Context: one part of a larger RNA
RNA sequence: CUGGGCGUAAAGGGAGUGUAGGCGGAAUGAUAAGUUAGAAGUUUAAUGCCACGGCUCAACCGUGGACCUGCUUCUAAUACUGUCAUUCUUGAGUAUUGGAGAGGGCGAUGGAAUUCCAGGUGUAGCGGUGGAAUGCGUAGAUAUCUGGAAGAACACCAGUUGCGAAGGCGGUCGCCUGGCCAAAUACUGACGCUGAGGCUCGAAAGCUAGGGGAGCAAACAGGAUUAGAUACCCUGGUAGUCCUAGCCGUAAACGAUGGACACUAGUUGCCGGAGGAGUCAAUCCUUUCGGUGACGAAGUUAACGCAUUAAGUGUCCCGCCUGGGGAGUACGCUCGCAAGGGUGAAACUC
Numbered sequence: 001c002u003g004g005g006c007g008u009a010a011a012g013g014g015a016g017u018g019u020a021g022g023c024g025g026a027a028u029g030a031u032a033a034g035u036u037a038g039a040a041g042u043u044u045a046a047u048g049c050c051a052c053g054g055c056u057c058a059a060c061c062g063u064g065g066a067c068c069u070g071c072u073u074c075u076a077a078u079a080c081u082g083u084c085a086u087u088c089u090u091g092a093g094u095a096u097u098g099g100a101g102a103g104g105g106c107g108a109u110g111g112a113a114u115u116c117c118a119g120g121u122g123u124a125g126c127g128g129u130g131g132a133a134u135g136c137g138u139a140g141a142u143a144u145c146u147g148g149a150a151g152a153a154c155a156c157c158a159g160u161u162g163c164g165a166a167g168g169c170g171g172u173c174g175c176c177u178g179g180c181c182a183a184a185u186a187c188u189g190a191c192g193c194u195g196a197g198g199c200u201c202g203a204a205a206g207c208u209a210g211g212g213g214a215g216c217a218a219a220c221a222g223g224a225u226u227a228g229a230u231a232c233c234c235u236g237g238u239a240g241u242c243c244u245a246g247c248c249g250u251a252a253a254c255g256a257u258g259g260a261c262a263c264u265a266g267u268u269g270c271c272g273g274a275g276g277a278g279u280c281a282a283u284c285c286u287u288u289c290g291g292u293g294a295c296g297a298a299g300u301u302a303a304c305g306c307a308u309u310a311a312g313u314g315u316c317c318c319g320c321c322u323g324g325g326g327a328g329u330a331c332g333c334u335c336g337c338a339a340g341g342g343u344g345a346a347a348c349u350c
Base pairs, nucleotide, nucleotide: 003322004321005320006319007304008303012318014201015200016199017198021194022193023192025088026087027086028085029084030083031082033081034080035077036076037075038074039073040072041071042070049065050064051063052062053061054060091191092188093187094186095185096183097182098181099180103177104176105175106174107173108172109171110154114150115149116148117147118146119145120144121143125136126135162169163168206247207246208245209244210243211242215241216240220236221235222234223233258317259316260315261314262313263312266295267294268293269292270291271290272289273288274287275286276285299306300305323350324349325348332343333342334341335340
């Protein structure tokens, strides 16, 4: 390489969008490029194979033939693929009427709590722990009441609930805005799927500049614990956490499960629609579409398990794996302000 694989053994790209490419629904006709059949030509020798012959045989040698794979030309076929033309509606999309939602951006605003400031009451403790101590407090703390300031996060509702491509999203209101679902028609007429590169988004931490800073809290300091304690516990506490603009581009970025389509028993819960039945208010029954869970048949799996939300049965496209360590290292290239990221070996060793 072929092959076999990728939930947990090595292996699904963090996610989307989309270029090239690959693949692609139904019908009819044309063409004959791929495809299929036949013919001709051509396609070193030697070796090998077959036949015959020459050394007394054989080895060896000679002659002839077949085989071989590809190419070229001609003739024919037209099922499939391609191409061209015409048509279709089931894939895809558009329009209409409704619907749910922590989807995104911007602005405004609310209450609880916390800390701080000022004042009142009040007096000797408070705090903290396994027990303590550091710490705070007679310059009046803790507690309690009143007033004020600030920043951050939104209790209850809240739910294997919803929305989003993923990361993720949760007080309330307004404005702007993306996607999704259902029903019934009408229209376009394959306009589709995937997607190497590219581009965009991408938790936390980190970086640059300017703000902000209540609480929490790496580093740091002190108190304990301990043989030691550069920790776990305690008292403090700075970056940071927050905002604006820009970078970084990584995570157990996980369902450790790429995307799309089709098919393959059921039972049951929840969410969002639509239809029907009903004493039409609640409710309940039933049908159907979309989503989200639990269990489970066939099947599958090394087992665990998965099981119409597949890890089942198939098709298409992409990514990735190929013993452990060395190593996600070195070198080179590239991106970045840096931290570092991407790509990514070998010697050697077991």
About this RNA:
Predicted 3D model of a 350-nucleotide part of an RNA (small-subunit ribosomal RNA, central domain) from a metagenome. The coordinates come from a structure-prediction model, not an experiment, and the mean pLDDT is 88.